Source information:
The prediction has a mean pLDDT of 81. Predicted 3D model of a 1523-nucleotide RNA (small-subunit ribosomal RNA) from an uncultured bacterium. The sequence is in RNAcentral, with records from ENA.
C1' cells in the first nucleotide's frame, strides 16, 4: 500500500465485505512463573453485619475505681514513762496522682471517600472583570485584656411512656451567656482636595455609634516573665461568591417565544451588583447568525484511532460542577441550605403493650436482585496526609499493603549439544517410496523456574524524652524558644524481595486456520443430507470449502469467537468528490436579506503579517538522562500544549471613510426585422346538417366481414341556407418570446431584441434562500356554445377468452367568459452572469466598403452542420463547451421500500408541496464490446420454395417403435440426427430375460502345497429332463531329461490371494460415431488503432461453388478449411499377350485347334482441358457471356475419398479399453424349458397391389459387379413341383453358380374380373440333435381388404427420377432389409414474393443456461416487519381551581418571661401563640406530546415445483414513455 465481489469479457459509477490498530470488555479452548497496572459499563435497584468522624482534663463541674498521702473517729495488740508512741485492720473527709463514663464547652463533623440521576445550563473550558463581595484556621504589623452580672446542663428527688423520649421541682461551674468601662485607622452622615474608563477610587476635618476570656498552663525573687488563647484594626495569603467575551449536539415533520416578561423610579433584601423581591410607570425583550420545544448528555485534561485534517470516547489518574431513598425547607456556622445533621410530605423496610417509633452503603467490605459481565464481610497506621491537642496520643475502609481474576501490558521458562539403523509406529502410495524426521531413543551439558536448606534487606525521615553547644530575646536571669550533633526508640507488607549450597531433565503447550482474498493439502467418511460461511460462495458419490485423521502455516500462556470505536471511505470531499446519458439543475422569470464585485488618490489600521509580555495547572504524548538485572514501570530535566488576552509597530492585498474617471450597467437621437402580446372586426376553402332539383338499388366499412345508412328513395351529383371550429399552399435545422407557447386577413393599444450615432448619468453592477408573478394537456365550478374529431359507453368483428388493438355509433371534453389547478419526457434530460481560447462551410436581421447593379470582402447581433487543442468512463462536447477561469444559487450520496406512511402548508375536489422509518437485497446503474435473438433491414445461396416425376398418409402383408399383456416379453437408441436403428440374419446355441435344477477357488488367468499319473479319441450300459455321476469295451500313448516317477503338463484334492459380473455411473472417461455441414468458414504473428474488453486484417466495390481471385483500404504476411495432389468412369498412345481377343492365313459342330498381337479386353506407365485461342462486356482486373472454333470430353467433365474452429454434459460402460461404487454358495458358472415372435390399439419405414403403359401363354435377345472346397456343383436321370439319385469340372479372365428381367408375338377388354393376393385346408420338399410355441420352399385347393387413397407430408435436375432384373455378405436353415451391379430410360426449373436451413454486412436488445431467453401483474399460502384503528393503559408536560405540611419573613400583642433601664407601675428583649401571603405533596377538569396493547384493516417485502393471462424487453407482435 490495497484486496474481493455486478459482466461472456471490459473500462466506469457504486454499495456491500474484508486485511490494520484500540478495548474498564464478555464467551470457547488451554493454562507454569514474576512485576507493573485495572476490575457492576446494567438496577441513582433493596440492603443484613461490621466499620469509615472524632478529639480536647493545658476551658469547666459531676460520678465511680485504683493508688499514695495527711487529719478525725473507733476497736484490737505491744512497749509501757497511764497518757504518750508505734503497729495492724475497718469507717470518714481532704488533697494529690492515674483511669473510666456521660455532660457543659471549644475546635472539627462544609475536608476526605462516593456516584453521573439531573442539567444544553455562565454547568465546564479559556481569557478577562469586581471602582460590586465574603474568607475560621495560618502569617505580618499596630492597639489591647479593666470592672460587674444572672443562669443552665450533668446530678439529686419525681412524673408520663411499652419502647424511643419527655415533663416538672431543686443546686452547681466554665474560655457557655449577658450589660458596663476603655478606641477608631472600622461603620454612617456632612465638607475639601487629588486622580480615574461611567458607576466612582484615594487622603483629609468633623459628628455619632460599637469589643474582649480579670481564661489555662509553665516558672517566680514577684508592681511580675514567657506560651498558648481572647479582642479590635489594617496587609498579605488560601478558599469561595458574582459578572462578562469566545467555544463544543441533534431535529425546522419544533416557527414564532416572552406578562417579572424588557426598561425606568422607589423601596426592601444580600457578603455583594442585579426584576434578586415588592410597589408605580412606560411597551418592550429575543428569533432564519435558528428563539421557543422535544430528544439526547455531566464538562474538561485527555484516550482510542488517523499521513495530517478530522472522527469517536470522556473507565482508571487529576481539574471542576452536580447529586446523596424521593420532593420541599431552612437552623447552625468563617464556610452547607449539609452523603454517615435538623424538620415537614411521600414510597418502602424493621420495632410496637396498637398509642406510637426507627431507618436510609451512589463510604470499605458484603448479601439480595438484574446482567454477556467486574474482586476479600483481609493486615496496618510502620510511611503519606488528614481532624483535635500545648504534647504524648488517640482517631483516619483516607492511605500504605496483601488476597481473588490471563482483564492489560511487559518479562522469564517448558530445556541445551551431538545423534540415520532415516527404528518402531502414525498418515500416505504409482507399491518403488514419501512424510512425521535430528523428531525419538541413546550419549553429554546445564539449573533460569521448581523444591529443600542456610544467610536476610533498603523502604526510618521524625516527633517525644535524656545530653552538648550555639543563636535570638531580656534592665538582667529563668522556665522556655530556634538550631547543629550525640544517644534512646518506631516496620503492617515479612523471614517477603534478594544471595548462597543441594537435587532432578525430572513438574510445566495450547488456540485458531489451511477454496480465493490470505501463509498453509492430502487421506477417509458424507451425498443439497448432515453442516460451513467475513464476502464472493461450497455440499445433489472421486469435496484442498462439512465431519475425521495425518501433515502444514500462523500466534504462543495463550489463542480464537462476538460486541463496540477509528481506519482502509476522496463513502459528506476544508485538505479531498460531483449533477448531458450512471443518484444529483428548481417549468421559467423578477426581486427582499445574504454573498461577491471596475480603473485612479489619500486616509483608516478591523480582517493580515511581524515583535514583545502574561496565560495555556500537575500528570499524558515526544525528545535527553536516570532508576528496579532488561522491559511494562517509576524519576529528573527539556520541548511542546498549534490557543486565548494585553501590548508595539508594517499597510500590498479585503474591508471603513473621503473624492475622482468611464472602458461595467442604464439614459438619449436616428432607424430595424417579426406566427411577442391583448382586444375589436373580416376572409375563404373543407366537415357536418337542413331544403329543393336529378337519380337507383345499394352505400359505407375491413386484412375478411359485421354492427350501420338506404325504395319512407341513401350513396352519388347541382344550387341554396344554417352553425361551429381550423386557418392549405407560403413554409425553411427560418421568425419571435424568459419559459410554457405563438401561424388567414386588417385595425387599435402595448412589451421586448437588434444596429448606427456618440451626447448624458458615474459602479448605479452579478447572483439571489424566503417571497412574489407566469406556467401545455388534462381534469374542476358557474354561464354560454357544440360542426368535425372523441376518454366514458353500445353495438359488430377478431379471439381459447378480448372489458384491447379494427369497424359502425357517441356523452363529457375539445370553442368562448370568469374564477380555480400548478403539475408533464415543464428535455438542449445540460441553472444565470462575465472573461479567456484555431478554424471551415450555410442560414435570419443590422451597418459599413469596394466595383457598380448583384457581387465581393468586412462588422455586430441570432441561428444550424463539421472539426483542432482542451475534457470526458465512453458515447460525445467543441467561442451556442460537457474546454480554461472567477462569482452566487439550487441539487446528490447503493437498490427496493418510496416520491409513500404520519404531521404541517395549499386546493371545491383531484391531488399538489415538504418528507421519513422499519424491514429486505450485494448488488441496482450508465456507456461501450463480442456474439445470440427478433413476427428488423439488405446481398447471396440449397430439390428450399416453385415448374415437374413417381410416392407416403387408405389395403393386406412384412419389419421396426409405442403402449398393453406376461413367470419373462433382456437391454439400448427418442425432434431433424430414435423407429428394415444395435441386429451382415433370435427353433437349440447366440441370450443378456423367466421358471426349475445344479456347482462354489470356480467354465477363463497367475501363484502355493499335497496326492495320483500315459494322453486323446471311443463303442455300450445305467440313473437323471441334463448339466452331471456310475461301469464298461477298442485304439492311442504328452514334453524335456543328468534317465531319478527327477521336472514339465495332465487328473484329483486342501487352503489363501484371487477369478468372474451384459451389475450402475456415458453427466467420471479413452476411443468411435452421428449432427450443422462439403456449409465458407475459423484463427494467428508483427504492425496500427482504443484506458479497455476488443477493432483492422476478415470490412468496402466487382467476382466466383468458395474468405475463389481482382482492385481498393493500417494493414503486411501465415496457418487450418476450399481448390489441387489419391481412387474410378469417360478419349488416345506405349508396354504386356493367358484362361481373354480373332482383322488377315488355315480348321472346327464350337476361336475348337494352329497362327496372329492388328482390334476388344484385361492391367502396368503415359498423354490429354489450362478460360489456352477468338469475339464481345467489365475499370486494360478477376471473371462473365457466345447452339464461336477446335475437341473423346468445356469452363471444378461425372461420380467417390477426404468432413475447419467448434455446437448439442448428442450417442455408446451392451463391440474394446477403463476411474469409482457394487455382488462374491451369488447380481458369479452350468443345463432342460419357456421368453425376445404375445395384441384390443398408435406410429415409422418398406413390399405386392388396385390392373390394358396391364395379367396371362408364347418367344428365347441383350449385361454387369460378384461368390464357390465342410464349397459352387455341369451334364444325364427321376418328380408337376419344392427336390432328389448320380458327381465331370473347378482353389477359378479356364468350371459351376447363371436362367438375366423389363423386351417382342399372340390372347383377355374394364369386371373386385384371366386385376390382386392376403387368409385357411390338404399333402409334401429342403435345412437341422430338434421346425409345437417359432423356419424357408412346393403342389393342389380357398381367393379376403383393394377400383389411385383426408388433412398432412417425403424423394428427385440425366444416364438422374421412374422402371426391371443380377450378385454378395450374415447365414445349417431363413431376406419385401441392407450392400452392391448392371438393362430401359423421362419431364421440369418463369424465377426467388413466400415456407424451412444456412452464409455475409447492418440496426435494435432489459438476452449470455443466449428467444425452448428475459420477465410483468392480480389471485392462493406461509412468514416478518410497518401504516389506520373504535378504543384502552402508562409517560411527560401545560392551563384554571381547590387544599396548603414544615419553614423562614411580615403584621399582632393573647399567654410566659434570670441578666438591662426604671423608686415603682412598667418598658425593651426572649420563649409560646394568633393572623396574613409564599409554597412541596395532593385533589378536580380541560388541553398538548410520547410510548404500549387493539377486532377489523391497508398497502409492502420475503419464499418454494402454485393458478390466470402476456404488459415489457427485437418494429416484442398495437413502437415506448412522461403528467
Nucleotide at each position: 500500500a490495497g484486496a474481493g465481489u455486478u459482466u461472456g469479457a471490459u473500462a466506469u459509477u457504486g454499495g456491500c465485505u474484508c486485511a490494520g490498530g484500540a478495548c474498564g470488555a464478555a464467551c470457547g479452548c488451554u493454562g507454569g512463573c514474576g512485576g507493573c497496572g485495572u476490575g457492576c459499563c446494567u438496577a441513582a435497584u433493596a440492603c443484613a453485619u461490621g466499620c469509615a468522624a472524632g478529639u480536647c482534663g493545658a476551658a469547666c463541674g459531676c460520678u465511680u475505681u485504683u493508688g499514695u498521702u495527711u487529719u478525725c473517729a473507733c476497736c484490737g495488740g505491744a512497749g509501757c514513762u497511764u497518757g504518750c508512741u508505734c503497729c495492724a485492720c475497718c469507717g470518714a473527709a481532704a488533697a494529690c496522682a492515674a483511669a473510666a463514663g456521660a455532660g457543659u464547652g471549644g475546635c472539627g463533623g462544609a475536608c476526605g471517600g462516593g456516584u453521573g440521576a439531573g442539567u444544553a445550563a455562565c454547568a465546564c473550558g479559556u481569557g478577562g472583570g469586581u471602582a460590586a463581595c465574603c474568607u475560621g484556621c495560618c502569617c505580618u504589623c499596630a492597639a489591647g485584656c479593666g470592672g460587674g452580672g444572672g443562669a443552665u446542663a450533668a446530678c439529686a428527688c419525681u412524673u408520663g411512656g411499652a419502647a424511643a423520649c419527655a415533663g416538672g421541682u431543686g443546686c452547681u461551674a466554665a474560655u457557655a451567656c449577658c450589660g458596663c468601662a476603655u478606641a477608631a485607622c472600622a461603620a454612617u452622615c456632612a465638607g475639601a482636595a487629588u486622580c480615574g474608563c461611567a458607576u466612582g477610587a484615594u487622603u483629609u476635618u468633623g459628628a455619632u455609634u460599637u469589643g474582649a476570656a480579670a481564661g489555662g498552663c509553665g516558672c517566680u525573687u514577684u508592681u511580675g516573665c514567657g506560651u498558648c488563647a481572647c479582642u479590635u484594626g489594617a496587609g498579605g495569603a488560601u478558599g469561595g461568591a458574582c459578572c462578562c467575551g469566545c467555544g463544543g449536539u441533534g431535529c425546522a415533520u419544533u416557527a414564532g417565544c416572552u406578562a417579572g416578561u424588557u426598561g425606568g423610579u422607589g423601596a426592601g433584601g444580600u457578603a455583594a451588583c442585579g426584576g434578586c423581591u415588592c410597589a408605580c410607570c412606560a411597551a418592550g425583550g429575543c428569533c432564519a447568525c435558528g428563539a421557543u420545544g422535544c430528544a439526547u448528555a455531566g464538562c474538561c485534561g485527555a484516550c482510542c484511532u488517523g499521513a495530517g485534517a478530522g472522527g469517536g470516547u470522556g473507565a482508571u489518574c487529576g481539574g471542576c460542577c452536580a447529586c446523596a431513598c424521593u420532593g420541599g425547607g431552612a437552623c447552625u456556622g468563617a464556610g452547607a441550605c449539609a452523603c454517615g445533621g435538623c424538620c415537614c410530605a411521600g414510597a418502602c423496610u424493621c420495632c410496637u403493650a396498637c398509642g406510637g417509633g426507627a431507618g436510609g452503603c451512589a463510604g470499605c467490605a458484603g448479601u439480595g436482585g438484574g446482567g454477556a459481565a467486574u474482586c476479600u464481610u483481609c493486615g496496618g497506621c510502620a510511611a503519606u496526609g488528614g481532624a483535635c491537642g500545648a504534647a504524648a496520643g488517640u482517631c483516619u475502609g483516607a492511605c500504605c499493603g496483601a488476597g481473588c481474576a490471563a482483564c492489560g501490558c511487559c518479562g522469564c521458562g517448558u530445556g541445551a549439544g551431538u545423534g540415520a539403523a532415516g527404528a518402531a509406529g502414525g498418515u500416505u502410495u504409482u507399491c518403488g517410496g514419501a512424510u512425521c524426521g535430528u523428531a525419538a531413543a541413546a550419549c553429554u551439558c546445564u539449573g533460569u523456574u521448581g523444591u529443600u536448606a542456610g544467610a536476610g534487606a533498603a523502604g526510618a525521615a521524625c516527633a517525644a524524652g535524656g545530653g552538648u553547644g550555639a543563636g535570638a530575646g531580656u534592665a538582667g536571669a529563668a522556665u522556655g524558644u530556634u538550631c547543629a550533633c550525640c544517644c534512646c526508640u518506631u516496620g503492617a507488607c515479612g523471614g517477603u524481595a534478594u544471595c548462597u549450597a543441594a537435587c532432578c531433565a525430572g513438574a510445566a503447550a495450547g488456540c485458531c486456520a489451511c477454496g480465493g482474498c490470505u501463509a498453509a493439502c492430502u487421506a477417509c467418511g458424507u451425498g443439497c443430507c448432515a453442516g460451513c460461511a467475513g464476502c464472493c460462495g461450497c455440499g445433489g458419490u472421486a469435496a484442498u470449502a462439512c465431519g475425521u485423521a495425518g501433515g502444514u502455516g500462523g500466534c504462543a500462556a495463550g489463542c480464537g469467537u462476538u460486541g463496540u470505536c477509528c481506519g482502509g471511505a476522496u463513502u459528506u470531499a476544508c485538505u479531498g468528490g460531483g449533477c448531458g446519458u450512471a443518484a444529483a439543475g428548481c417549468g421559467c422569470a423578477c426581486g427582499u436579506a445574504g454573498g461577491c464585485g471596475g480603473g485612479c488618490u489619500u486616509u483608516u489600521a478591523a480582517g493580515u503579517c511581524a515583535g514583545a509580555g502574561g496565560u495555556g495547572a500537575a500528570a499524558u504524548c515526544c525528545c535527553a538522562g536516570g532508576g528496579c538485572u532488561c522491559a511494562a514501570c517509576c524519576c529528573u530535566g527539556g520541548a511542546a500544549c498549534u490557543g486565548c488576552c494585553u501590548u508595539u509597530g508594517a499597510u500590498a492585498c479585503u474591508g471603513g471613510a473621503a473624492g475622482u474617471c468611464u472602458u461595467g450597467a442604464g439614459u438619449a437621437u436616428g432607424g430595424u426585422a417579426g406566427a411577442g402580446g391583448u382586444g375589436a372586426g373580416u376572409g375563404g376553402a373543407a366537415u357536418u346538417g337542413c331544403g329543393a332539383g336529378u337519380g337507383u338499388a345499394g352505400a359505407g366499412g375491413u386484412g375478411a366481414a359485421a354492427u350501420u345508412c338506404g325504395u319512407a328513395g341513401a350513396u352519388a351529383u347541382u344550387c341554396g341556407c344554417a352553425g361551429g371550429a381550423a386557418c392549405a399552399c407560403c413554409a425553411g435545422u427560418g421568425g419571435c418570446g424568459a419559459a410554457g407557447g405563438c401561424g388567414g386577413c386588417u385595425c387599435a393599444c402595448u412589451g421586448g431584441u437588434c444596429c448606427a450615432u456618440u451626447a448624458c448619468u458615474g459602479a448605479c453592477g452579478c447572483u439571489g434562500a424566503g417571497g412574489u408573478g407566469c406556467g401545455a394537456a388534462a381534469g374542476c365550478g358557474u354561464g354560454g356554445g357544440g360542426a368535425g374529431c372523441a376518454a366514458a359507453c353500445a353495438g359488430g368483428a377478431u379471439u381459447a377468452g378480448a372489458u384491447a388493438c379494427c369497424c359502425u355509433g357517441g356523452u363529457a371534453g375539445u370553442c368562448c367568459a370568469c374564477g380555480c389547478c400548478g403539475u408533464a419526457a415543464a428535455c438542449g434530460a445540460u441553472g444565470a452572469a462575465u472573461g479567456c481560447c484555431a478554424g471551415c462551410c450555410g442560414u435570419u436581421g443590422g451597418g459599413g466598403u469596394g466595383c457598380a447593379u448583384g457581387c465581393a470582402c468586412u462588422u455586430c447581433a441570432g441561428u444550424g452542420g463539421c472539426g483542432c487543442a482542451g475534457c470526458u468512463a465512453a458515447c460525445g462536447c467543441u467561442u451556442u463547451a460537457a474546454g480554461c477561469a472567477u462569482u452566487c444559487c439550487g441539487c446528490c450520496u447503493g437498490g427496493g421500500g418510496a416520491g409513500u406512511a404520519c404531521g404541517g402548508u395549499c386546493g371545491c375536489a383531484a391531488g399538489a408541496u415538504u418528507a421519513a422509518a422499519a424491514c429486505u437485497c450485494a448488488a441496482a446503474g450508465g456507456a461501450a464490446u463480442u456474439g445470440a435473438c427478433g413476427g428488423g433491414g439488405g446481398c447471396c445461396c440449397g430439390c428450399a420454395c416453385a415448374a415437374g416425376c413417381g410416392g407416403u398418409g387408405g389395403a393386406g402383408c412384412a419389419u421396426g417403435u409405442g403402449g398393453u399383456u406376461u413367470a419373462a416379453u433382456u437391454c439400448g437408441a427418442a425432434g431433424c440426427a430414435a423407429c428394415g436403428c444395435g441386429c451382415a440374419g433370435a427353433a437349440c446355441c447366440u441370450u443378456a430375460c423367466c421358471a426349475g435344477c445344479u456347482u462354489u477357488u470356480g467354465a477363463c488367468a497367475u501363484g502355493u502345497c499335497c496326492g495320483g499319473u500315459u494322453u486323446g479319441a471311443u463303442c455300450g450300459a445305467c440313473a437323471g429332463a441334463g448339466a452331471u455321476g456310475u461301469c464298461u469295451u477298442u485304439c492311442u500313448u504328452c514334453a524335456g531329461u543328468u534317465c531319478g516317477g527327477c521336472u514339465g503338463g495332465c487328473c484329483g484334492g486342501a487352503a489363501c490371494a484371487c477369478a468372474g459380473g451384459u451389475g450402475c455411473u456415458g453427466c467420471a472417461u479413452g476411443g468411435c460415431u452421428g449432427u450443422c455441414g462439403u456449409c465458407a468458414g475459423c484463427u494467428c504473428g508483427u504492425g496500427u488503432c482504443g484506458u479497455g474488453a476488443g477493432a483492422u486484417g476478415u470490412u468496402g466495390g466487382g467476382u466466383u461453388a468458395a474468405g475463389u481471385c481482382c482492385c481498393g483500404c493500417a494493414a503486411c504476411g501465415a496457418g487450418c478449411g476450399c481448390a489441387a495432389c489419391c481412387c474410378u468412369c469417360g478419349c488416345c498412345c506405349c508396354u504386356a499377350g493367358u484362361u481373354g481377343c480373332c482383322a488377315u492365313c488355315a480348321u472346327u459342330c464350337a476361336g475348337u485347334u494352329g497362327g496372329g498381337a492388328a482390334c476388344u479386353c484385361u492391367a502396368g506407365g503415359g498423354g490429354g482441358a489450362c478460360u489456352g485461342c477468338c469475339g464481345g462486356u467489365g475499370a486494360u482486373a478477376a471473371g462473365c457471356c457466345g447452339c464461336g472454333a477446335g475437341g473423346a470430353a468445356g469452363g471444378u467433365g461425372g461420380g467417390g475419398a477426404u468432413g475447419a474452429c467448434g455446437u448439442c454434459a448428442a450417442g455408446u460402460c451392451c463391440u474394446c479399453a477403463u476411474g469409482g461404487c457394487c455382488c462374491u454358495u451369488a447380481c458369479a458358472g452350468g443345463c432342460u424349458g419357456g421368453g425376445c415372435u404375445a395384441c384390443a390399439c398408435a406410429c415409422g419405414u418398406g413390399c405386392u397391389a388396385c390392373a390394358a403403359u396391364g395379367g396371362c401363354g408364347g418367344u428365347g435377345a441383350c449385361a454387369a459387379u460378384g461368390g464357390g472346397c465342410a464349397g459352387c456343383g455341369a451334364a444325364a436321370g427321376g418328380g408337376u413341383g419344392a427336390c432328389c439319385u448320380c458327381g465331370a469340372g473347378c482353389u477359378a479372365a479356364u468350371c459351376c453358380c447363371a436362367a438375366a428381367a423389363a423386351g417382342c408375338c399372340g390372347u383377355c377388354u374394364c369386371a373386385g374380373u384371366u386385376c390382386a393376393g392376403a387368409u385357411u385346408g390338404u399333402a409334401c420338399u429342403c435345412u437341422g440333435c430338434a421346425a409345437c410355441u417359432c423356419g424357408a420352399g412346393u403342389a393342389c385347393a380357398u381367393g379376403a381388404a383393394g377400383g389411385u387413397g383426408g388433412a398432412a407430408u417425403c424423394g428427385c435436375u440425366a444416364g438422374u427420377a421412374a422402371u426391371c432384373g443380377u450378385g454378395g455378405a450374415u447365414c445349417a436353415g431363413c431376406a419385401u432389409g441392407c450392400c452392391a451391379c448392371g438393362g430401359u430410360g423421362a419431364a421440369u426449373a418463369c424465377g426467388u414474393u413466400c415456407c424451412c436451413g444456412g452464409g455475409c454486412c447492418u440496426u435494435g436488445u432489459a438476452c449470455a443456461c443466449a428467444c425452448c431467453g428475459c420477465c410483468c401483474g392480480u389471485c392462493a399460502c406461509a412468514c416478518c416487519a410497518u401504516g389506520g384503528g373504535a378504543g384502552u393503559u402508562g409517560g411527560u408536560u401545560u392551563u384554571a381551581c381547590c387544599c396548603g405540611a414544615a419553614g423562614g419573613u411580615g403584621c399582632u400583642g393573647u399567654g410566659c418571661u434570670a441578666a438591662c433601664c426604671g423608686c415603682a407601675a412598667g418598658g425593651a428583649g426572649g420563649c409560646a401563640g394568633g393572623c396574613a401571603a409564599c409554597c412541596a405533596c395532593g385533589g378536580u377538569a380541560g388541553g398538548g406530546u410520547c410510548a404500549g396493547c387493539g377486532a377489523c384493516u391497508g398497502g409492502g417485502g420475503u419464499g418454494a415445483a402454485g393458478u390466470c393471462g402476456u404488459a415489457a424487453c427485437a418494429a416484442g407482435g398495437u413502437a415506448a414513455c412522461c403528467a